[in-house]
RNA sequence: AGAGUUUGAUCCUGGCUCAGGACGAACGCUUGCGGCGCACCUAACGAAUGCGAGUCGAGCGGAGGGGGUUCAUCCGGUUACCUUCGGGUAGCUUCGAGCCCUCUUAGCGGCAAACGGGUGAGUAACACGUGGACAAUCUGCCUCCCAGUGGGGUAUAGCCGAGGGAAACUUCGGGUAAUCCCCCAUACGCUGGUUCGGCGCAUGUCGAGCCAGGAAAGGACUUCGGUUCGCUGGAAGAUGAGUUCGCGGCCCAUCAGCUAGUUGGUAGGGUAACGGCCUACCAAGGCUACGACGGGUAGCCGGUCUGAGAGGAUGAUCGGCCACACGGGGACUGAGACAUGGUCCCGGCUCCUACGGGAGCUAGCAUCGGGGAAUCUUGCGCAAUGGGCGAAAGCCCGACGCAGUGACGCCGCGUGAGGGAUGAAGGCCUUCGGGUCGUAAACCUCUGUCAGGAGGGAUGAACUCCGGCCUUCGGGCCGGUUUGACAGUACCUCCAAAGGAAGCCCCGGCUAACUACGUGCCAGCAGCCGCGGUAACACGUAGGGGGCGAGCGUUGUCCGGAAUUACUGGGCGUAAAGAGCGCGUAGGCGGUCUAGUAAGCGAGGGGUGAAAGCCCACGGCUCAACUGUGGAAUUGCUUCUCGAACUGCUAGACUAGAGGCCGGAGGAGGGCAGUGGAAUUGCCGGUGUAGCGGUGAAAUGCGUAAAUAUCGGCAAGAACGCCAGUGGUGAAGACGGCUGCCUGAGACGGUCCUGACGCUGAGGCGCGAAAGCUGGGGUAGCGAACCGGAUUAGAUACCCGGGUAGUCCCAGCCCUAAACGAUGCGGGCUAGGUGUUGGAGGUGUCGACCCCUCCAGUGCUGCUAAGCUAACGCGUUAAGCCCGCCGCCUGGGGAGUACGGCCGCAAGGCUGAAACUCAAAGGAAUUGACGGGGGCCCGCACAAGCGGUGGAGCAUGCGGGUUAAUGGGAUGAUACGCCAAGAACCUUACCAGGGCUUGACAUGCCGGUGGUAGUGAACUGAAAGGGGAACGACCUGAGCAAUCAGGAGCCGGCACAGGUGGUGCAUGGUUGUCGUCAGCUCGUGCCGUGAGGUGUUGGGUUAAGUCCCGCAACGAGCGCAACCCCCGCCGUUUGUUGCCAGCGGGCGCCUUCGGGCGUGCCGGGCACUCACACGGGACCGCCGGCGUAAGCCGGAGGAAGGAGGGGACGACGUCAAAUCUGCAUGCCCCUUAUGCCCUGGGCUGCACGCGUGCUACAAUGGCGGAGACAAAGGGUUGCUAAGCCGUAAGGUGGAGCCAAUCCCAAAAACUCCGUCCCAGUUCGGAUCGGUGUCUGCAACUCGACGCCGUGAAGUCGGAAUCGCUAGUAACGGUGGAUCAGCCACGCCACCGUGAAUACGUUCCCGGGCCUUGUACACACCGCCCGUCAACUCAGGGGAGUCGGUAGCACCCGAAGUCCAUCCUUGAGGUGGCCGAAGGUGAGACCGGCGACCAGGAGUAAGUCGUAACAAGGUAGCCGUAGCGGAAGCUGCGGCUG
Repeated sequence: AGAGUUUGAUCCUGGCUCAGGACGAACGCUUGCGGCGCACCUAACGAAUGCGAGUCGAGCGGAGGGGGUUCAUCCGGUUACCUUCGGGUAGCUUCGAGCCCUCUUAGCGGCAAACGGGUGAGUAACACGUGGACAAUCUGCCUCCCAGUGGGGUAUAGCCGAGGGAAACUUCGGGUAAUCCCCCAUACGCUGGUUCGGCGCAUGUCGAGCCAGGAAAGGACUUCGGUUCGCUGGAAGAUGAGUUCGCGGCCCAUCAGCUAGUUGGUAGGGUAACGGCCUACCAAGGCUACGACGGGUAGCCGGUCUGAGAGGAUGAUCGGCCACACGGGGACUGAGACAUGGUCCCGGCUCCUACGGGAGCUAGCAUCGGGGAAUCUUGCGCAAUGGGCGAAAGCCCGACGCAGUGACGCCGCGUGAGGGAUGAAGGCCUUCGGGUCGUAAACCUCUGUCAGGAGGGAUGAACUCCGGCCUUCGGGCCGGUUUGACAGUACCUCCAAAGGAAGCCCCGGCUAACUACGUGCCAGCAGCCGCGGUAACACGUAGGGGGCGAGCGUUGUCCGGAAUUACUGGGCGUAAAGAGCGCGUAGGCGGUCUAGUAAGCGAGGGGUGAAAGCCCACGGCUCAACUGUGGAAUUGCUUCUCGAACUGCUAGACUAGAGGCCGGAGGAGGGCAGUGGAAUUGCCGGUGUAGCGGUGAAAUGCGUAAAUAUCGGCAAGAACGCCAGUGGUGAAGACGGCUGCCUGAGACGGUCCUGACGCUGAGGCGCGAAAGCUGGGGUAGCGAACCGGAUUAGAUACCCGGGUAGUCCCAGCCCUAAACGAUGCGGGCUAGGUGUUGGAGGUGUCGACCCCUCCAGUGCUGCUAAGCUAACGCGUUAAGCCCGCCGCCUGGGGAGUACGGCCGCAAGGCUGAAACUCAAAGGAAUUGACGGGGGCCCGCACAAGCGGUGGAGCAUGCGGGUUAAUGGGAUGAUACGCCAAGAACCUUACCAGGGCUUGACAUGCCGGUGGUAGUGAACUGAAAGGGGAACGACCUGAGCAAUCAGGAGCCGGCACAGGUGGUGCAUGGUUGUCGUCAGCUCGUGCCGUGAGGUGUUGGGUUAAGUCCCGCAACGAGCGCAACCCCCGCCGUUUGUUGCCAGCGGGCGCCUUCGGGCGUGCCGGGCACUCACACGGGACCGCCGGCGUAAGCCGGAGGAAGGAGGGGACGACGUCAAAUCUGCAUGCCCCUUAUGCCCUGGGCUGCACGCGUGCUACAAUGGCGGAGACAAAGGGUUGCUAAGCCGUAAGGUGGAGCCAAUCCCAAAAACUCCGUCCCAGUUCGGAUCGGUGUCUGCAACUCGACGCCGUGAAGUCGGAAUCGCUAGUAACGGUGGAUCAGCCACGCCACCGUGAAUACGUUCCCGGGCCUUGUACACACCGCCCGUCAACUCAGGGGAGUCGGUAGCACCCGAAGUCCAUCCUUGAGGUGGCCGAAGGUGAGACCGGCGACCAGGAGUAAGUCGUAACAAGGUAGCCGUAGCGGAAGCUGCGGCUG
């Protein structure tokens, strides 16, 4: 710091998404140790149990325990004696009593309990933050100062007695203490009043005098001197609190008006204190667009997270403040509360109950239930810190210190280190060679953190207390003594041992990391783009790799990236966005000069900005996290002083902005009234006759009742031709005959006046095309709706005939538009050129013109402006450079919809969402493709012409159907006489049946094998196969040999073979097609942000991107052409088998016997033909014309002339075109079968449809006879001559020929002669019967051919359609491949005869180039709209229904403060005001459910049409109105996008 995603590609706009950081987290997988932190975000839901606030006996009276001491009068006890037996006397004192010491403490009293701890419900508020104020305040304990502490009195708890109650608790009587309470005394300006003086901004305040009023408590110790703790009045401080003010920090304007104690005043009450805080009376105010009121949400801050910052988000832990304590209300006590562990009342809930009543509320610490994705122990201790009480010891403290649970976070450590290649085994991959996991492991050497064991063992502790000394009394010093929850913990030492300790996510792009298998649009993945339909780096698994690591991922949330709300730091012509236009309020902004002021602004200083945190430095825990100290920072607020440029303010001045005045001129500016002609229509009349009208063509319609046409007259309404113009006017809408009246604005000129009076403009007000609405009028033409006629598959349209609203006028509404320059208004600045309108001036003229200059308006141009822009484009009329102000935008759809509000008579308008859904929607430009767009140009493309096809019969291929099988492929053009240039068996891949299993075929390995390999009889069988008698080998080496070893062969086995099984959408190769079309590209340069363009476009020319010229291009490549082959002319070489008759000869025939004819047979020859090979020839070269040239036209010559004819040759590419069945080949599949062999069948089967052909339908013919002329081929398992036989197919025969020699072989059409005579025929030959021939193992299914007989359809072919432009079509025959034969009428080749026509490019088809439009890019066989049908979802309406919230009116009225009633000695009671909850009622707002209704969104393959995109086939679109299944159509006006 960016990246992915809209497109074929590009640039831009724009949204979505990702990479980062963070967290009080949760979830999944995993988990060794420690330190420091953190831990109910949800139900402010409900709570069992325990603990969380007490303390003081040095305030008081008691009660109880222990100890000491005293006493013996009384009482009791006991012992002795006496006794009248009742008792008495004496002694004693464990008991008892008094006193003293000590311990405990229920009560009274004091202080604390208002702190500490929790929570975030409420609260949008002076609640909080920050800075001020209190002359409007209080403050216990603490500190300091001044003064005082005298006298007296009455109660009441406890206690005792009696009673009620289940309990909680309570009633009555009796007596009692105090630091409880009361009274008296005394008292300081302490309080009140008053007088005087000083001071202050005011209320006031300070000082002094006088009058009046108001206090107290004692305890402990004592050496009896006093000391100390208290108490009271006052002054001050400190601390804490209260109140108040400025400023600051959420959302909604679809909340716009709110307010009755409301705003103020007077008086009173109340408070610590101001105040309408409260009450009475008076006045009628107060707040609000700088957002009142209402609604929603929320504790606020220091800080925290993020960010470069500005900012955004947040408010856990820690700290400050606030609020709350089950919900609500209230007061009491007190220094302090309206009081979490107080109290009273109402309500809720839970519990107890003897049913009469009671108790309680964990948002304290633990803990439980519940809720939830989710958040801990019913632990230890007061040792430390801190707090309460106490004189103190001390007691109490779930504050706190610790421990426990949890990877929740941050930080640290470990799971070992070094060596170690036969690169082990194993896994995975593999091109089978190997690669990789991988120095990784094993193994060797070593170390010892953590965990484990053993031993040692802290800091945290200083206080207090006792003693002594000192003391400015607060306390300090010395000695002694005592205190640790954590904890036998941290830490240290030793021991043993690599021993106990690694996972998670990811690997298509973004984004770092790739292979295999499985799966087969399935299962699944996915943050976005997107993967998966048989080779998936995207799913699952494995191997490997990448990342992080005791963690790793996921989810959620926040900030960032996002300049995507833009203050820093965005935009608005076409992407979203300028309001339809103006006037103008508030507000914002504002010309020149001078003086003052100091609010803004600047400088310096003071105060504050708590601590913690962040940052820096230095310290402490071994480091770090954590933490200590100091600094910096805290960008802020406040205050003092200074400055005066700029802004503001005040005062004065100015004229350049603005306005006024005067002058002449221009204008469809507006309103009202009048008036004119042309045209249309109607009516009247005339002329006139059969049509008119209308269209693509028609029809409806009009017309013999006289139309149309034409002439004259009359009437009516609407609109104003020419002028007329990128001309004028207006703010816009808009404005057009002429005249008059009324009226607005602007420009120019004069430079006289005012003196900043200005600009913009939220709200507001006005104007505002067309359509539409209300009332009234009017109505010629036009014309929604409607009715007809056409068109059409339909035609609710386009076209035609009619036609109502409306269009027009008056009055009133509506208020929209493509209301557009899609461009807000005003001002300033920034090259030109050239028109035009209005005005002024100059020169000049007799004058109009013309020419020049300036101002204002309105156009064009502007690759010589600049600049801007994504581009297109804009460019002094800015979209340039700036200033001011307003409006508006923030992805598409949903939707300008719903709801609410305002407006409207209505139609509807203005304002204007959300749920849900998509990964885009868009702008400009580029290259293509396409167009029922344009231009230019080609092609047997049409036309012109000839012959066909489509009809018939047959052949052949295909579809279909049939079948056991009718094998498979090819399917518009570019499948269909195609693969197949030969299906009876074979072929053959199909079917049925019978068989084989290392296989019909290849290679390797192991084992066996001499009567082996091989040959192979009988038998079986349809064959294959089975079966095996009999015969019976070979090669190499060693050896004399026997024989041994090996090989071949064979048998068994293992690897493997084999597959015309699948995939031509995995491929190679080959092929078809566009297309023999003229195109397709590259390098460098140039242009463009870029895709890309240029070159290759243009002007000519050509068959051609062929060539020429021009040109920011210059060159080049693949194509074109040429080079190659065949044919056409000539030459040369060579002449056998070719050719030759001039010479000689032979042979044959004829002979008029002279000879002639034939025959290359021989000699001979190579001139010619021909063959073979090599050359020549043609180049627009020559001439004329045109042209710059290229070239074109004509001519000459020439066998050939402008490419002479033909072939081979096919650019970049397209069709996922064809072929896995020619071949090759990846992957998948079969393996006693999907392989192999065999027999038979099938591929030939037929109601049909189609393609390609053959033969015909006849006389340009058929038939018979006679006669003539080719080329190119083939031939030895072959072609086969002559001769003979057969009507013939053929047979026989065998000469010749490996072929310029021989053979196939006859060419046929043609010519001549004859016949047929227009007929289903002497046309035509299908079909069928019979009989033959040939091939072949075999012609039944299923061959060809011959002969005889049979003799079908068919008389030239509907719609439609094919070929061909010259040696072509047409017609005629010939040959060849394949092949035993042949279903060949096919295919490939050959020659013969041999035409017609082309005006031309409008049209059909295909193509090339340029251009244009595009919403297409799988590219028009494209894209795409709406209704309907189906399913799903969210939202709206909805008779209603249920609930919530806040307020209003009234009723009732607890506790309680207060009180002016009454009772009472008093406490108090009674009564009253207010008052929570509750009740009744009418509404408001919010939400749940809701039959049904309408629309919306979404959903591979539904229905109907075709609206839009190309002129989209009627140009489209906007507003409006009507109509229609639907898109939509039509009317009116507008826009060009």